[in-house]
RNA sequence: ACGUGCAGCUGGACGGUCGCGAUCGAGGUGACAUCCACCGAGACCGAGGAAAGUCCGGGCUCCACAGGACGAGCCGCCAGAUAGCGUCUGGGCGCCGUAAGGCGACGGAAAGUGCCACAGAGAACAGACCGCCGAUGGCUGGGACACCAGCUCAGGCAAGGGUGAAACGGUGAGGUAAGAGCUCACCGCACGUGUGGUAACAUGCGUGGCACGGCAAACCCCGGUUGGAGCAAGGCCGAAUAGGCGGCGAGGGGUGGUCCGCCCCGAUCAAGACGCCGCGGGUAGGCUGCUAGAGGGCACGAGUGAUCGCGCUCCCAGAGGAAUGACCGUCCGGACCUCGCGGUCCGACAGAACCCGGCUUAUAGGCUGCACACUGUA
Numbered sequence: 001a002c003g004u005g006c007a008g009c010u011g012g013a014c015g016g017u018c019g020c021g022a023u024c025g026a027g028g029u030g031a032c033a034u035c036c037a038c039c040g041a042g043a044c045c046g047a048g049g050a051a052a053g054u055c056c057g058g059g060c061u062c063c064a065c066a067g068g069a070c071g072a073g074c075c076g077c078c079a080g081a082u083a084g085c086g087u088c089u090g091g092g093c094g095c096c097g098u099a100a101g102g103c104g105a106c107g108g109a110a111a112g113u114g115c116c117a118c119a120g121a122g123a124a125c126a127g128a129c130c131g132c133c134g135a136u137g138g139c140u141g142g143g144a145c146a147c148c149a150g151c152u153c154a155g156g157c158a159a160g161g162g163u164g165a166a167a168c169g170g171u172g173a174g175g176u177a178a179g180a181g182c183u184c185a186c187c188g189c190a191c192g193u194g195u196g197g198u199a200a201c202a203u204g205c206g207u208g209g210c211a212c213g214g215c216a217a218a219c220c221c222c223g224g225u226u227g228g229a230g231c232a233a234g235g236c237c238g239a240a241u242a243g244g245c246g247g248c249g250a251g252g253g254g255u256g257g258u259c260c261g262c263c264c265c266g267a268u269c270a271a272g273a274c275g276c277c278g279c280g281g282g283u284a285g286g287c288u289g290c291u292a293g294a295g296g297g298c299a300c301g302a303g304u305g306a307u308c309g310c311g312c313u314c315c316c317a318g319a320g321g322a323a324u325g326a327c328c329g330u331c332c333g334g335a336c337c338u339c340g341c342g343g344u345c346c347g348a349c350a351g352a353a354c355c356c357g358g359c360u361u362a363u364a365g366g367c368u369g370c371a372c373a374c375u376g377u378a
Base pairs, nucleotide, nucleotide: 001375003372004371005370006369007368008367009366010365012331013330014329015328016327017326018325020046021045023043024042027039028038029037030036048349052360053359055358056357057356058355059354060230061229062228063227072226073225074224075223076222077091078090079089080088081087092106093104094103095102096101107221108220112219113218114215115214116213129161130160131157132156133155136154137153138151139150140149141148142147169187170186171185172184173183174182188210189208190207191206192205193204194203195202196201234288235287236286237285244279245278246277247276248275249274255270256269257268258267259266295314296313297312298311300309301308302307332347333346334345335344336343337342
């Protein structure tokens, strides 16, 4: 240099003019102005690494809640970090990669149930299509009557072929009629035991001839964990109008009850209606919650690390259907046109709304550090 891996940063820069939103606000206007309303010079601040998806975990708030059992959801190697997590760090094991490194729902299949398509003889108390053998029995032939040859009928076998994602341990040797853990060695597996490690796990020795196929992202078993709703949570203040409750007034007309059956008159009581006063609930609306926080930056210390401790320092949007923009100049980067000078256009993804920690997804270009493999050069 070429090719990779991992981690981190940046994601237009500077200046000017105008505009928008929040806070503070000199001062002004409303005859007075500390209160109230309006105007307002100026000061200062004003998107992100993901503000996104709303998928996890919390803070905060309200509601619910004796205890236990059952059920349901989620999680699942080990140790640690953390407020907590399904997150992160370190380690183990498995797979991929020459390597740096990457990926993994990674407890239990000798508790039970279930499933294993197609193909195939046979898919879990296995099985025989091709094949091998046919020692033994049978048949045929020969024979020196010890036996030999043939057939492959009975039967034996599961080595080889074939099917399949998977065929009931693997490789090699012995053994045999042919074969087979039938026997042996090594590997695998199970059991026992020792050593190292906090543990997951690794490894040594001994015993066993192998008993135990796969699937739990099928039911299930084991262990752990989980109350619900969300800032439109919640708290405070609170009109107008309508309606509710109470009191007082007026008691003229109408309605109902009583005054011993019925009608009329009268008296009396009640409700309703009307007027006035008071009370209380709710709505509109206002205030709050609301942004100083598990906060950012820089040192130092502990730790392999996630992270933690300590010191100094900084204040960094807080809104209502919602501001964060536009233009000019110089530069940077990119695309296109041009022989060139130069010109035109553009600036990745995207955009806060109670807050925080994660995960996931989107992201043009650029920068930095560390590591690996091979070739070349010094």
RNAcentral holds the sequence, with entries from ENA. The RNA shown here (Bacterial RNase P class A) has 378 nucleotides and comes from a Gemmatimonadaceae bacterium. The organism belongs to Gemmatimonadaceae, within Bacteria. Its mean pLDDT, the model's own confidence on a scale to 100, is 78. Its Rfam family is "Bacterial RNase P class A". Rfam classes the family as a ribozyme.